[in-house]
Parts: sequence; structure tokens; C1' cells
RNA sequence: GCGCCCGUAGCUAAAUUGGAUAGAGCGUUAGAUUUCGGAUCUGAAAGUUGUGGGUUCGAGUCCUACCGGGCGUA
Repeated sequence: GCGCCCGUAGCUAAAUUGGAUAGAGCGUUAGAUUUCGGAUCUGAAAGUUGUGGGUUCGAGUCCUACCGGGCGUA
């Protein structure tokens, strides 16, 4: 250089053939419980879905150019 795959919350990740307000675990945090802590229970916050553009009534999903990562190849 070329080909393929991936990028969603602090981390790991789901989202059916494009369709309702993007959901969950861990973590963080408030409260309950406890002498305190842990564990457990009940809440809460946290997402411009890598960036820009396009298609569509509608895009995390399709198309395109970049950015970053991985694998293969010479």
C1' cells in the first nucleotide's frame, strides 16, 4: 500500500429485516440495613451511538469520505 473486521455510558456490551423514549451488567453515587465495613435491598446520575456528509417519512443499523484499533497479505 491492498483486503477484511471493529468503534454505542468510566469499563464490558445488547439493540430482531431500518420503526415507539438506545436497554443491561460491573463501577460511581444517595438512602435503607449494619457498631463500622462488606454483602443485600431500593433509587439516581452518566450516551451529540468515533467525526463529517448522503439516502429515507424514519438511521446505532444502509451508502460515502475521513479518524482510531485489530487481523491477514507483500
RNAcentral holds the sequence, with entries from ENA.
Predicted 3D model of a 74-nucleotide RNA (transfer RNA) from Aliifodinibius sp. S!AR15-10.
It matches the Rfam family "tRNA".
Lineage of the source: Bacteria > Pseudomonadati > Balneolota > Balneolia > Fodinibius.